[in-house]
Context: one part of a larger RNA
RNA sequence: CUGGGCGUAAAGGGCGCGUAGGCGGUCUGGUAAGUCUGAUGUGAAAGCCCUCGGCUUAACCGAGGAAGUGCAUUGGAAACUGCCGGGAUUGAGUACGGGAGAGGGAAGCGGAAUUCCCAGUGUAGCGGUGAAAUGCGUAGAUAUUGGGAGGAACACCAGUCGCGAAGGCGGCUUCCUGGACCGUCACUGACGCUGAGGCGCGAAAGCGUGGGGAGCAAACAGGAUUAGAUACCCUGGUAGUCCACGCCCUAAACGGUGAGCACUAGGUGUUGGAGGUAUCGACCCCUUCGGUGCCGAAGCUAACGCAUUAAGUGCUCCGCCUGGGAAGUACGGUCGCAAGAUUAAAACUC
Numbered sequence: 001c002u003g004g005g006c007g008u009a010a011a012g013g014g015c016g017c018g019u020a021g022g023c024g025g026u027c028u029g030g031u032a033a034g035u036c037u038g039a040u041g042u043g044a045a046a047g048c049c050c051u052c053g054g055c056u057u058a059a060c061c062g063a064g065g066a067a068g069u070g071c072a073u074u075g076g077a078a079a080c081u082g083c084c085g086g087g088a089u090u091g092a093g094u095a096c097g098g099g100a101g102a103g104g105g106a107a108g109c110g111g112a113a114u115u116c117c118c119a120g121u122g123u124a125g126c127g128g129u130g131a132a133a134u135g136c137g138u139a140g141a142u143a144u145u146g147g148g149a150g151g152a153a154c155a156c157c158a159g160u161c162g163c164g165a166a167g168g169c170g171g172c173u174u175c176c177u178g179g180a181c182c183g184u185c186a187c188u189g190a191c192g193c194u195g196a197g198g199c200g201c202g203a204a205a206g207c208g209u210g211g212g213g214a215g216c217a218a219a220c221a222g223g224a225u226u227a228g229a230u231a232c233c234c235u236g237g238u239a240g241u242c243c244a245c246g247c248c249c250u251a252a253a254c255g256g257u258g259a260g261c262a263c264u265a266g267g268u269g270u271u272g273g274a275g276g277u278a279u280c281g282a283c284c285c286c287u288u289c290g291g292u293g294c295c296g297a298a299g300c301u302a303a304c305g306c307a308u309u310a311a312g313u314g315c316u317c318c319g320c321c322u323g324g325g326a327a328g329u330a331c332g333g334u335c336g337c338a339a340g341a342u343u344a345a346a347a348c349u350c
Stems, first nucleotide, its partner, number of pairs: 003322004007304002012318001014201004021194003026087006033081002035077008049065006091191001092188003095184004103177007110154001115149007125136002162169002206247006215241002220236004258317006266295011299306002323350003332343004
């Protein structure tokens, strides 16, 4: 010496379940595969290294020795790893008792608002903009009152709030259903962690079939603006947005920060639970467990900043990076109805 890295410089897989594999807490007995040690055999010659010698010297050559990190056989050691057996409970899980929640699926219901239809009142404008015009309106609009239809979304509550693995989830009620948390410390007894492939989930847009269609609105049409205006503004408006089933599988899928475990000052808010103190009681106050924010010590960092929710200190496993462009492209493979997705170069060039 036996690589360095991944918040923002290139680099964390969008997220989960889990196969192989890798890794694995505590005590004890055995074994001896790994490991350590001794012996024997082998490890051709030449070469390298050491000593001596031969050509006048050297190169060169000759002789002897050493080395040859390895392999095999055999004797031994038993701390560590492995394997076999036994035990324990702190890791993990279960049970019981609780409370919280926009977690998921299905059905039903509700009110406000927009639009449309019918009827009443009522008359000349309405609408829209920077200003206008297109547009709507004497076949009675806009405004206002009553009635009806239909679709979509759920004001206030609402909060660095809560829940979920992520995407994401917000009116109310009922049914079905997942997870987490707290308390008891009763039970199992290492049953664990990670996870190449694989399987599943996965916003929006998009696609297929059938419904639905109020508002909004790519495309499109018209009016303006402008030198032009394939835009921004205005009037309309179709896919779509909604539902069912089936595809697609991407994202600034972001905390731009993979998962797990352990350790390392504090302060302050908030959320769910438990205990204590206090009280008539609710608060307040103290302790503690789980989440979620802010500020900060040590430490880390190129800096910004991070800081018990680490980007600190360590260990395990996975993914990924290796100058810019060409390029997340071509070709080939796989997947897809397609759109395309995924895997993924090179020439050349700086």

A computed fold for a 350-nucleotide part of an RNA from a metagenome, annotated as small-subunit ribosomal RNA, central domain. The coordinates come from a structure-prediction model, not an experiment, and the mean pLDDT is 89. RNAcentral holds the full RNA, with entries from SILVA.